[in-house]
RNA sequence: AUGAAAGCACGGGGAGAGUACGCGAAAGCGUCGCCGAAGGAGCAAAUGGCAGCAGCCAUGAAUCUCUCAGGCAAAAAGACUCGUGCCGGACG
Repeated sequence: AUGAAAGCACGGGGAGAGUACGCGAAAGCGUCGCCGAAGGAGCAAAUGGCAGCAGCCAUGAAUCUCUCAGGCAAAAAGACUCGUGCCGGACG
C1' cells in the first nucleotide's frame, strides 16, 4: 500500500447410498446389502540414494483407489466452494 498466499471466525451453497432384515419390553445385539465428500490408509510423475545391467530403497498428490472409521427418510454432519470480518505481509 486499490495488500498475494496461508490461517481463523461467522454466514450462503453443498452429493451418494437401507426409514433393510432377525432377536429384544427397552437399551442394545446380530445378519445381509450399499455409499464416499469428515478423519484415516495406498500411489503416479518427479527427486534423492544404492547397483555393472536388470532393478531395489526412501520421499512423494487428488474429489483417484481402499472402505479401517464414518454414513445410507428428515434433521445433523459434510470435502469443496462463495461472501464478510480478523490476522498475515508476498509481488510491486